Source information:
Model confidence (mean pLDDT): 83 of 100. The RNA shown here (small-subunit ribosomal RNA) has 1473 nucleotides and comes from a metagenome. It matches the Rfam family "Bacterial small subunit ribosomal RNA". Gene Ontology terms of the family: ribosome and structural constituent of ribosome. The sequence is in RNAcentral, with records from SILVA.
RNA sequence: AGAGUUUGAUCCUGGCUCAGGACGAACGCUGGCGGCACGCCUAACACAUGCAAGUCGAACGGAGAAAAUGAUUUCGGUUAUUUUCUUAGUGGCGGACGGGUGAGUAACACGUGAGGAACCUGCCUCUGAGAGUGGGAUAGCUUCUGGAAACGGAUGGUAAUACCGCAUAACAUAGCGAAACCGCAUGAUUUUGCUAUCAAAGUAUUUCGCUCAGAGAUGGCCUCGCGUCUGAUUAGAUAGUUGGUGAGGUAACGGCUCACCAAGUCGACGAUCAGUAGCCGGACUGAGAGGUUGAACGGCCACAUUGGGACUGAGACACGGCCCAGACUCCUACGGGAGGCAGCAGUGGGGGAUAUUGCACAAUGGGGGAAACCCUGAUGCAGCGAUGCCGCGUGGAGGAAGAAGGUUUUCGGAUUGUAAACUCCUGUCGUAAGGGAAGAGAAAGGACUGUACCUUACAAGAAAGCUCCGGCUAACUACGUGCCAGCAGCCGCGGUAAUACGUAGGGAGCGAGCGUUGUCCGGAAUGACUGGGUGUAAAGGGAGCGUAGGCGGGAUGGCAAGUCAGAUGUGAAACCUGAGGGCUCAACCUUCAGACUGCAUUUGAAACUGCUGUUCUUGAGUGAAGUAGAGGUAAGCGGAAUUCCUGGUGUAGCGGUGAAAUGCGUAGAGAUCAGGAGGAACAUCGGUGGCGAAGGCGGCUUACUGGGCUUUUACUGACGCUGAGGCUCGAAAGCGUGGGGAGCAAACAGGAUUAGAUACCCUGGUAGUCCACGCUGUAAACGAUGAUUACUAGGUGUGGGGGGAUUGACCCCUUCCGUGCCGCAGUUAACACAAUAAGUAAUCCACCUGGGGAGUACGACCGCAAGGUUGAAACUCAAAGGAAUUGACGGGGACCCGCACAAGCGGUGGAGCAUGUGGUUUAAUUCGAAGCAACGCGAAGAACCUUACCUGGUCUUGACAUCCCUUUGAAUAAUCCGUAAUGGGGUUAGUACUUCGGUACAGAGGAGACAGGUGGUGCAUGGUUGUCGUCAGCUCGUGUCGUGAGAUGUUGGGUUAAGUCCCGCAACGAGCGCAACCCUUAUGAUUAGUAGCCAGCAGGUAAAGCUGGGCACUCUAAUGAGACUGCCGGGGAUAACCCGGAGGAAGGUGGGGAUGACGUCAAAUCAUCAUGCCCCUUAUGACCAGGGCUACACACGUGCUACAAUGGCGUAAACAAAGGGAAGCGAGCCUGUGAAGGUAAGCAAAUCCCAGAAAUAACGUCUCAGUUCGGAUUGUAGUCUGCAACUCGACUACAUGAAGCUGGAAUCGCUAGUAAUCGCGAAUCAGAAUGUCGCGGUGAAUACGUUCCCGGGUCUUGUACACACCGCCCGUCACACCAUGGGAGUCGGAAAUGCCCGAAGUCAGUGACCCAACCGAAAGGAGGGAGCUGCCGAAGGCAGGUCUGAUAACUGGGGUGAAGUCGUAACAAGGUA
Repeated sequence: AGAGUUUGAUCCUGGCUCAGGACGAACGCUGGCGGCACGCCUAACACAUGCAAGUCGAACGGAGAAAAUGAUUUCGGUUAUUUUCUUAGUGGCGGACGGGUGAGUAACACGUGAGGAACCUGCCUCUGAGAGUGGGAUAGCUUCUGGAAACGGAUGGUAAUACCGCAUAACAUAGCGAAACCGCAUGAUUUUGCUAUCAAAGUAUUUCGCUCAGAGAUGGCCUCGCGUCUGAUUAGAUAGUUGGUGAGGUAACGGCUCACCAAGUCGACGAUCAGUAGCCGGACUGAGAGGUUGAACGGCCACAUUGGGACUGAGACACGGCCCAGACUCCUACGGGAGGCAGCAGUGGGGGAUAUUGCACAAUGGGGGAAACCCUGAUGCAGCGAUGCCGCGUGGAGGAAGAAGGUUUUCGGAUUGUAAACUCCUGUCGUAAGGGAAGAGAAAGGACUGUACCUUACAAGAAAGCUCCGGCUAACUACGUGCCAGCAGCCGCGGUAAUACGUAGGGAGCGAGCGUUGUCCGGAAUGACUGGGUGUAAAGGGAGCGUAGGCGGGAUGGCAAGUCAGAUGUGAAACCUGAGGGCUCAACCUUCAGACUGCAUUUGAAACUGCUGUUCUUGAGUGAAGUAGAGGUAAGCGGAAUUCCUGGUGUAGCGGUGAAAUGCGUAGAGAUCAGGAGGAACAUCGGUGGCGAAGGCGGCUUACUGGGCUUUUACUGACGCUGAGGCUCGAAAGCGUGGGGAGCAAACAGGAUUAGAUACCCUGGUAGUCCACGCUGUAAACGAUGAUUACUAGGUGUGGGGGGAUUGACCCCUUCCGUGCCGCAGUUAACACAAUAAGUAAUCCACCUGGGGAGUACGACCGCAAGGUUGAAACUCAAAGGAAUUGACGGGGACCCGCACAAGCGGUGGAGCAUGUGGUUUAAUUCGAAGCAACGCGAAGAACCUUACCUGGUCUUGACAUCCCUUUGAAUAAUCCGUAAUGGGGUUAGUACUUCGGUACAGAGGAGACAGGUGGUGCAUGGUUGUCGUCAGCUCGUGUCGUGAGAUGUUGGGUUAAGUCCCGCAACGAGCGCAACCCUUAUGAUUAGUAGCCAGCAGGUAAAGCUGGGCACUCUAAUGAGACUGCCGGGGAUAACCCGGAGGAAGGUGGGGAUGACGUCAAAUCAUCAUGCCCCUUAUGACCAGGGCUACACACGUGCUACAAUGGCGUAAACAAAGGGAAGCGAGCCUGUGAAGGUAAGCAAAUCCCAGAAAUAACGUCUCAGUUCGGAUUGUAGUCUGCAACUCGACUACAUGAAGCUGGAAUCGCUAGUAAUCGCGAAUCAGAAUGUCGCGGUGAAUACGUUCCCGGGUCUUGUACACACCGCCCGUCACACCAUGGGAGUCGGAAAUGCCCGAAGUCAGUGACCCAACCGAAAGGAGGGAGCUGCCGAAGGCAGGUCUGAUAACUGGGGUGAAGUCGUAACAAGGUA
């Protein structure tokens, strides 16, 4: 410090996720030791048991015990005094501290800083003064007595440091005064006079106590400034409320309380209400600013079962006190009582989860005491817990045969791995023994503790796991599994070769821990103060006016609030940082320093902001003179057009559409002419022209009226800008009332279209559109761009003014205001914006924070309603989105090409047959191929074989390959038996080399390694092939442009068959394709001349290159030539190139072939072959016989033959090319009607043979018929091949003679030696072509042209597509699940309000009853109490509302789900933008 994830790729926006740190944690696996910390976060739930607050006899009277000394004695004892000990009670002090918890509390509760001139303070310290004299009770105790108990009642005695009176007393208090001084002030302080009031306690051997007064310290109380969570879907709250006067009350101020008076007080700077919460020092995190948090330690607060209350006291409204009420638990004799662990342990419960009913007061501290001492679950320690932090260990050195074993393997090896074994060593820790602290004060006393630590001995002995290994993220292989099981933080992995699941081996990381989960911060600049945005990604309010608020021009003086600087106080300690010190180190502890960024006080400065005074004119406004305009409102007027009405003319249609129909019309439409009615809108001018704040405004005239601009510089003198709330305006549609209604036109009706058509189209048509007055308040109210101000290159239009120049109009120059385009800098993610900013700055307002749910629900406000404004959550996804790029696509555009269409010729589709396919059938009808690009295809040839299929029979190391062992000598040939055949069984003949051991080879037998598989997967593959397409494209290097994907080049203007060439150009070059080079064909030449040829010469035949001879010609086959837009004319840009011509055998790539770029289709093929993996192994392998692949209601493809006269048949004639031939081609001759047969020459071929070419031409016949067309089918008889012709061959002869008379919709081929037509040959092959591949013969028609169909190419455009339109995608319905709104209601909770009842208790009143202290001789008084009453008052009851939660028949929409249904709304002009 970043990374992953939206896309085919890119940049951006934006969310989600990860890597880090932390924890009072929990869970899983594992676990050796020690130190230091920490340990109910949940039920402030309920608690058994024990302990946690007592102490003082030196305050008091008793009681008890013991001892001593006396007295007495019935010898049991009794009694007096003294001493010691124990102590229930009275009394004092302490139980207000310490300890716990965080329920409540949004508050002066807390923090910080001030104030108290408005206060209190026991014990403690200091100072001053004092303690004189009396009195009456009472508990304990005794006796009686009630009660189950708790606990009482009465009687009689009694003490005090308990209680009370009097005296004395002031620097105390109160009242009346006087003086001085201080303070901002109320007022305070000091001195002083008079009057009144108020003290005390003793015990004792005192440095102990007591009283009054003052001061201090400590602790508390009160007040104030500032700070302290969320919600406005909580906007008004408040009656003791705010203030005053007076009184009461308090330690003290105060509505704290009361009476009266006034009507205030708080609130948009957020009152009130609701929710949540103890606050802080600090802690965690972070670079910081911040964010989160408030366990442990420390400070404060609050609480003590719930609520209320006071008493005592210095202090409480009191955790281990009291009273009352409620709930709960316990005891009970049923009458009554008792209790409060949020103290320490502990129990139950809750929970994912949190410890011992331990030891000690030794230390530190606290209470009491004169002290000894007692008490102390505070505290010090120990126990449990890897809960955290820190430290240590589980051994060290050597050790390669790189052991065994494991894993893996290409079988060679690699790895585990110096790891182990083994040898030597050490002893942290452990075990045993011995010694043994500090903490610990003058002595004794030690819970921890015989602990820490030290020494010795022993023995490597007891001590390693967890997570991960696809990317992020360090670390890979094998097997298993097969979208299953499972994993997953995000992306995602798993459908038979998973580095992602499980296991193993190996590796990586951390290590007594490691992972997971949860929470917080970080990363996240993702709420942006530091430090973000708003044209299109989320986001500018529809517009204006304007309140509060915020911000604000120049000059100058003053003040000092902000600001800056110095000083002072405070900012507790702990924590943190730095430097030291102490535990062996560290954690930990400790000393010093810093820091604590704050608050307050004070002294100064005066630039800036602020406040204030004076002043200025440039901002703003006013005046004056002009000016343009669909600016607004109202009234009036006008013509064109539509419609309707009336009348005339006139006759059969009109209208409407893609085409129609509905509709109108013979009752006279439409057309046309004339007249009339009525409403609405204002053509041309008209213009990215004008005006207005926006919405918006368009005939003409008039009236009223708003604003702008220009010029001027007369006036005011900052009067300004923005603007939350607020107010006003605000298209269309809609609503209300009343008019109006020509045209248009939702709804509606009809007609069409359609699968449907509740639409698009047509015919009608009502609201509405129009007017007036109200309402609504929204729009893609858009420039998707808030307002204002200033500044920042230019160019060119246009609207309205001014100035200059000109005699003047134009033209020109210049200036202000508006409105457009282009464009620099700059900005921007890019597109783009660019003086009319989206640039550079400033001010103010509004708004945004992932998509969906949702602008929805609820609530509130507005509205007559429709609805509007404000505006969530649950749940769900990992994206949603912007701009641009490359493709692909479009029922987008432009250009171009192709037998693509058109123009022609001939076919297919109809018939019969052949052949292939589907389907069906079958034991099997083997398998594959499937739009073009499967279907006379693999198959260049299924009777057996082939053959892979079926039935049946056989074999099991095998039909085929290699290796080993045993045995035989063969192999092979012939033959026999048997079988359907193979298999099986038998006979005969029949070998080599040798060192004699054997070897080679072969057969048989045997055991296993293995063979074998046309079994699966073409979606694991190689190779091969098809197709787009012989289309003209596909790329690269360098450079340049762009943030980038990419672009440029390759686009553009011409041209071409062509990315062919030329020109231009930020491109310059290059590669694969195109073309050429190759083959063939068309013409000469040269060379050669047999098996070819024969002109001339000779011979020769019935004929014949038959022979000699020759190579001239044809031909053969080798070389070379020729054609290149080379020449001429024209066009074109002086180019490329095009048109025409000459010459030429051939002319513009001459014809044909071979040749197939980058790639697409998971295209085809595992059955040509090869091959990974899987599967079978007495069978899915191998052999044999027979059958099947040839089936047959049917459908399709490809062909052949025809339907005839351009023909059929017959007769007799002519002309090829290219091939093949030895298990072959086979002449000739003979036989047969023929297929053929017999015989047999020649030829391994320019020699011989196949071999007769046919169409054609000539002659004859047939004469338009199902025929002398056509030949299917069938019968009979044959031929040939072959082991074999039944299933299932071809051919021949004779006979038979079917359908068919030119083929519907639709569809195919072909542009010249082509189509059409005619025959010939070859491969395969024993035989078996109408197929396939070749060959030649005869030999046309047509092409205007590119509108349309199909395919392709280039450029461009749109896109929500990228699996790329066979794409994407929307909504209803059906089903399942989830959360949520409404809901008759039902059940709770909370806080208030009103009324009722009213405990305890304070206060007040009363007090007839009662009473010891004082007064009084007494009566009585003073004073007190019980009781009663009143105000207030908790709980409770009643009531109506408010807020909130749960639940509910039914219901609404929403979300998510695998392949459901119906349509096709959107994305292309998405087929109606």